[in-house]
Description
Small-subunit ribosomal RNA, central domain from an uncultured prokaryote, 348 nucleotides, folded computationally. RNAcentral holds the full RNA, with entries from ENA.
Context: one part of a larger RNA
RNA sequence: CUGGGCGUAAAGAGUACGUAGGCGGCUCGAUCAGUCGGAUGUGAAAGCCCCGGGCUCAACCCGGGAACUGCAUUCGAUACUGUAUGACUAGAGUGUAAUAGAGGGAAGUGGAAUUUCCGGUGUAGCGGUGAAAUGCGUAGAUAUCGGAAGGAACAUCAGUGGCGAAGGCGGCUAUCUGGACCGAUACUGACGCUGAGGUGCGAAAGCGUGGGGAGCAAACAGGAUUAGAUACCCUGGUAGUCCACGCCGUAAACGAUGAGGGCUAGUUGUCGGGCAGCAUGCUGUUCGGUGACGCAGCUAACGCAUUAAGCCCUCCGCCUGGGGACUACGAUCGCAAGAUUAAAACUC
Numbered sequence: 001c002u003g004g005g006c007g008u009a010a011a012g013a014g015u016a017c018g019u020a021g022g023c024g025g026c027u028c029g030a031u032c033a034g035u036c037g038g039a040u041g042u043g044a045a046a047g048c049c050c051c052g053g054g055c056u057c058a059a060c061c062c063g064g065g066a067a068c069u070g071c072a073u074u075c076g077a078u079a080c081u082g083u084a085u086g087a088c089u090a091g092a093g094u095g096u097a098a099u100a101g102a103g104g105g106a107a108g109u110g111g112a113a114u115u116u117c118c119g120g121u122g123u124a125g126c127g128g129u130g131a132a133a134u135g136c137g138u139a140g141a142u143a144u145c146g147g148a149a150g151g152a153a154c155a156u157c158a159g160u161g162g163c164g165a166a167g168g169c170g171g172c173u174a175u176c177u178g179g180a181c182c183g184a185u186a187c188u189g190a191c192g193c194u195g196a197g198g199u200g201c202g203a204a205a206g207c208g209u210g211g212g213g214a215g216c217a218a219a220c221a222g223g224a225u226u227a228g229a230u231a232c233c234c235u236g237g238u239a240g241u242c243c244a245c246g247c248c249g250u251a252a253a254c255g256a257u258g259a260g261g262g263c264u265a266g267u268u269g270u271c272g273g274g275c276a277g278c279a280u281g282c283u284g285u286u287c288g289g290u291g292a293c294g295c296a297g298c299u300a301a302c303g304c305a306u307u308a309a310g311c312c313c314u315c316c317g318c319c320u321g322g323g324g325a326c327u328a329c330g331a332u333c334g335c336a337a338g339a340u341u342a343a344a345a346c347u348c
Base pairs, nucleotide, nucleotide: 004319005318006317007302008301012316014201015200016199017198021194022193023192025088027086030083031082033081034080035077036076037075038074039073040072041071042070049065050064051063052062053061054060091191092188093187094186095185096184099180103177104176105175107173108172109171110154115149116148117147118146119145120144121143125136126135162169163168206247207246208245209244210243211242215241216240220236221235222234223233258315259314260313261312262311263310266293267292268291269290270289271288272287273286274285275284276283277282278281297304298303321348322347323346330341331340332339333338
C1' cells in the first nucleotide's frame, strides 16, 4: 500500500463551529483538460517469455520474434468528470403568521426545612447503635412556643415529560438573548455535506485572588467493632461544597453506537403543531420529537430493526495479540496538580 474492521471482542475524537482539502442537485449549448480510440516517433543492448540452432546433454552461447503495459507529437470521439457562461427549483436558506420548552445571561423576590443566637414554659435526661460508648445536659439540655440572623437547596406539580451540540438545565417575577417546530405563501437560486490543522464550549475534583460559610463533609481527632481495623458504624470536624474573576481540559464525557443524505413491512404509547369530521373532546390524517414491541435484512451471539447495528453514497476520526504502557524520553500547554502527543528493550 492492498485488504478487514470500530454497540459488548482492539477501535467513534467529550462536543460543536470552521480553514485547507475531499465530495456534490437539475438543464441548454460551448470547450476538450481528465477519459477513450487511431497513427507516427521513441521506449539502447543484454536479460525475462516464445520459436529455432551450436557445444555428445545441460549450464552457456548464437539467430529470429514477442514484450517493454511508458512518454511525446498528431488526428479523432464527447457519454461521464472538469472548466467558464446562461437557465431551473426538488437540496440549503430568508421574509411573513402562530406554538411549546428546567435552552442561556444578569437582576429582584418567596415559603418550607436545618443550624445558631435571644426570650418564655419546663425538668432530667438527650443523642446515637446490632448493642454501646465517645459527645451534649442542673452553668438548665432534649422537647415546646415566640422572635432574630445567615447560608444553601428548591418538596408536591414531575412524567422511559420538555429544552440544549455536548457538558448540562427545575421555586416565582420581569428583563436581555440563542435554537427548534408547524402552516400558508413569497423570495434567493446549489449559496450544500464533511472537515486534517485551528478555534470556542466543556460534569466533578483540583489550583490562584478576594468574599461567604447554614447543612453536608475528604483530611484529621475521639468512641466502637475486630486477632488487627490506618475501614465499614457512631460523635465531632477542616479544606471543599456557595459567589465573583481567572486557570485546569479530564470522566463508564455512554446510546460504550462520528456527521450528513437517500431507500427499506407494521402495531402501540407519549410530547409540540397543522388539517378534516362531528357526538366539543374524541376520531381520522399529516409534519417534527421521544419511548415500547416487532417483519424482512443484519449479527459470533446477545440483540439492532424508518431514532438501524438493514441496503447504499460522501467526508472525517480510530484499531492491528496480551503485558511492559492512558508509561519513559522529547516536544507543546499549565501557577501547580498534571494534560496532550507517544515509543523501545524485555517477556508470554